[in-house]
RNA sequence: CCAAGACGAAAGCACUCCGGACGAAAGUCCGGGUCGCAAAGCCAUAGGGUCUACCGUUCCCAUAAGGGGGCAAUGACAGCCGUGCUGCCAAA
Numbered sequence: 001c002c003a004a005g006a007c008g009a010a011a012g013c014a015c016u017c018c019g020g021a022c023g024a025a026a027g028u029c030c031g032g033g034u035c036g037c038a039a040a041g042c043c044a045u046a047g048g049g050u051c052u053a054c055c056g057u058u059c060c061c062a063u064a065a066g067g068g069g070g071c072a073a074u075g076a077c078a079g080c081c082g083u084g085c086u087g088c089c090a091a092a
Stems, first nucleotide, its partner, number of pairs: 005089001012037002017032006035079001041085002047081002049077003056071006
């Protein structure tokens, strides 16, 4: 210097959950917390997948107000997979 990732060291992130904020929801953000993570850093119009359904659309019920079901991303998830970009440490 490199990188095949160790029962190693340093540094880092933070599921569920709890409190607060935003949102129709999925979910996001902040604090606590610590299941896990060698990219659990970034990217959601390169792809697949998953979640949600305010608005829309359609059907049913309702005489009306309204209620319920189906469909539907333009809303989300990068801690679902794979891809792209970037990157700390590091024995053999």
c-di-GMP-I riboswitch aptamer from a Bacillota bacterium, 92 nucleotides, folded computationally. Its mean pLDDT, the model's own confidence on a scale to 100, is 82. It was read from a public genome assembly, where an Rfam model found it. Its Rfam family is "c-di-GMP-I riboswitch aptamer". About the family: GEMM was predicted in a large-scale screen for bacterial structured RNA regulatory elements.